[in-house]
RNA sequence: GCCCCGGUAGCGUAGCCUGGUUAGCGCGUGGCCUUGGUAAGGCCAAGGUCGCGGGUUCGAACCCCGCCCGGGGCU
Numbered sequence: 001g002c003c004c005c006g007g008u009a010g011c012g013u014a015g016c017c018u019g020g021u022u023a024g025c026g027c028g029u030g031g032c033c034u035u036g037g038u039a040a041g042g043c044c045a046a047g048g049u050c051g052c053g054g055g056u057u058c059g060a061a062c063c064c065c066g067c068c069c070g071g072g073g074c075u
Base pairs, nucleotide, nucleotide: 001074002073003072004071005070006069007068010027011026012025013024020058029045030044031043032042033041051067052066053065054064055063
């Protein structure tokens, strides 16, 4: 230099192919219930510029272009 995969909440991960109603799930965190008190269990909540910038479109996490970061491969 070229090719492939990945970047979504504190951590892990689905959704992307086929654009559309509040972007979900698990763990964790906070509150409440339960208990004599814990643990476990139940209910609720907070937490996301969907890596960054631009483009297409009525509408982009999703399509297109460039860039950044991580992993792997080729020369």